[in-house]
Molecule: transfer RNA
Organism: Nanobdellota archaeon
RNA sequence: GGGUCUGUGGUCUAGCCCGGUAUGACAUCACCUUGACUUGGUGAGAAUCGCCGGUUCAAAUCCGGCCAGACCCA
Numbered sequence: 001g002g003g004u005c006u007g008u009g010g011u012c013u014a015g016c017c018c019g020g021u022a023u024g025a026c027a028u029c030a031c032c033u034u035g036a037c038u039u040g041g042u043g044a045g046a047a048u049c050g051c052c053g054g055u056u057c058a059a060a061u062c063c064g065g066c067c068a069g070a071c072c073c074a
Stems, first nucleotide, its partner, number of pairs: 001073007010026003020057001028044005050066005
C1' cells in the first nucleotide's frame, strides 16, 4: 500500500441483509420481602448506535469519506 471483518448504556449483547418507538443480561439506584444480610420480586435512570457528510417524510440500518482494532495479502 491492497482486501475482509468489527465499532450500539458502566460491561457484554440483539436489532443492520429487507429503513419506521433502542433488545436482553449483568452492574447502579429506589421500593417490597427479612430481626438483619443474602436470595427473590417490582420499578427507575443510563447509549443522539466510532466520526463527518449524502439519500429519504424518516437512517443504528442504505451510500461516500475518515478514525480505531483484529486478521489476510504484498